[in-house]
RNA sequence: CCAGAUGGCCGGAUGGCCGCCCUGCGCUCCGGCGCGGGGAGGAAAGUCCGGGCUCCACGGAAACACGGUGCCGGGUAACGCCCGGCGGGGGCGACCCUAGGGACAGUGCCACAGAAAGCAAACCGCCGAGCUCAUGGGGUCCCAUGGGAUCCUAUGGGCGGCAAGGGUGAAAGGGUGCGGUAAGAGCGCACCGCGGCGCCGGCAACGGCGGCGGCACGGUAAACCCCACCGGGAGCAAGACCAAGUAGGGAUGGUGGAUCCGACCCGGCAACGGGCGGAUCAGGCGGGUUUCCGCGUUGCCAUCCGGGUCGGUCGCGCGAGGCGCCCGGUGACGGGCGUCCCAGAUGAAUGGCCAUCUCCCGCGCGAGCGGGGACAGAACCCGGCUUACAGGCCAUCUGGCACU
Repeated sequence: CCAGAUGGCCGGAUGGCCGCCCUGCGCUCCGGCGCGGGGAGGAAAGUCCGGGCUCCACGGAAACACGGUGCCGGGUAACGCCCGGCGGGGGCGACCCUAGGGACAGUGCCACAGAAAGCAAACCGCCGAGCUCAUGGGGUCCCAUGGGAUCCUAUGGGCGGCAAGGGUGAAAGGGUGCGGUAAGAGCGCACCGCGGCGCCGGCAACGGCGGCGGCACGGUAAACCCCACCGGGAGCAAGACCAAGUAGGGAUGGUGGAUCCGACCCGGCAACGGGCGGAUCAGGCGGGUUUCCGCGUUGCCAUCCGGGUCGGUCGCGCGAGGCGCCCGGUGACGGGCGUCCCAGAUGAAUGGCCAUCUCCCGCGCGAGCGGGGACAGAACCCGGCUUACAGGCCAUCUGGCACU
């Protein structure tokens, strides 16, 4: 210098003017005014996981169902998060990825292709040791122009043997090599793998070594299932309080007549009497007054109570809090001391303009000119995860090239 890996940080700066929200003090003619302080993020986002807080349900415990988590150890209020390890996979390497309990509890599934997919099977192929058939050649013996018996050999076929090679597949009953064989095969042996045993190291996951077993036991649990552990529900529109107008509800007291109805209540054997409710009329109220008719409305009057709506207040900003130093720990994190108070809106404030500088892009030889500043905006709070993000900075490390 080039190419990378990991961890962390920043996310335009300063000043002036005019506004907005919250707040302390002072003044006030109660309308406000003055001075001072504070005012978005690393993700405020998605609302995925875990908590606090609130209400509801619930006697305790256990079991069942359902859901979640799943190598080991640790951290934490807790977690599916984080840290440190282990196993597996990738990279020359720094380092990265990993849903990683159980397949001998049971059940299911393994498409297509292929002969065969869990129980073994043989399409092409290999063999000719064994049995057998056909044909050719040769040897020996017998009858004797020709034929028969037997043996050897070659070729082809059948029965049969094999699973090495080919082919199918995600997967074909361990892999490589040597021996062995008719050909082969854990058939035998060595190494690797696998299984189980012992010893050693480690808290553990697991690792190392030794000797044993020719290998038996395919895969799949982000299929049912089994095992272990965890889990009440809803969410600040939670929830609590104050409370207008209008309408409606209720209680108590006073005041009201007639008729009819009731499957209602009380008393009574019953007739019936008392009450309650309803209907019609009368009555009350309304349009200046009176009478009549019609219309609308209704039991009337007084006192009191409580609920909801509009609206307002609280919840709501001191907290698993921020920063600095020291100590313990490899680390996540924990402990101690000091210091700081740091948004709180509710149709919802956090904005606009100007100047100087900074960064990026374009143009220009240049002075300079023009444009732009990523993703995104709190709403009860906290711990995580995930996702979005222009550009830039720092530290450590890896591989390569060159030079000293």

The RNA shown here (Bacterial RNase P class A) has 404 nucleotides and comes from an Alphaproteobacteria bacterium. It matches the Rfam family "Bacterial RNase P class A". It is annotated as a ribozyme. The RNAcentral record of the sequence draws on ENA. The coordinates come from a structure-prediction model, not an experiment, and the mean pLDDT is 76. NCBI's taxonomy places the organism under Bacteria, Pseudomonadati, Pseudomonadota, Alphaproteobacteria. It is recorded under the gene name rnpB.